[in-house]
Source information: A computed fold for an 84-nucleotide RNA from Hamadaea sp., annotated as transfer RNA. The sequence was found in a public genome assembly. Its Rfam family is "tRNA". Rfam's curators write: Transfer RNA (tRNA) molecules are approximately 80 nucleotides in length. By type it is a transfer RNA. Its mean pLDDT, the model's own confidence on a scale to 100, is 81.

RNA sequence: GCGCAGGUGGUGGAAUGGCAGACACGGCUGGCUUAAACCCGGCUGCCGCAAGGCGUGCGGGUUCGAGUCCCGCCCUGCGCACCA
Numbered sequence: 001g002c003g004c005a006g007g008u009g010g011u012g013g014a015a016u017g018g019c020a021g022a023c024a025c026g027g028c029u030g031g032c033u034u035a036a037a038c039c040c041g042g043c044u045g046c047c048g049c050a051a052g053g054c055g056u057g058c059g060g061g062u063u064c065g066a067g068u069c070c071c072g073c074c075c076u077g078c079g080c081a082c083c084a
Base pairs, nucleotide, nucleotide: 001080002079003078004077005076006075007074010025011024012023018064026044027043028042029041030040031039045054046053047052057073058072059071060070061069
C1' cells in the first nucleotide's frame, strides 16, 4: 500500500431501514436480618433540580425514518503484498 472484519453505557453484548442499549454482570437504593450474606422490589447511557435536551468512532449523503445503506476520514484486529 491492497483486501476483509470491527468501533454502541462502567463491562460483555442485543437490535430485519421502524421505541437504541434486550439479556447478563457490575453499581445505587429500599425490603428482609440484631447485623451481614443469600433472596426479593425499584433505579441505573450522558447533561439537567425539573421540564427538557443530546446520544451507536468523526464528517457528509440517501430516506418519511439510519446503529444498520452509500461516500470520505480516524482507530483496532486479521490476511496479502512490498521490504536496499

The source organism's lineage runs through Bacteria, Actinomycetota, Actinomycetes, Micromonosporales and Hamadaea.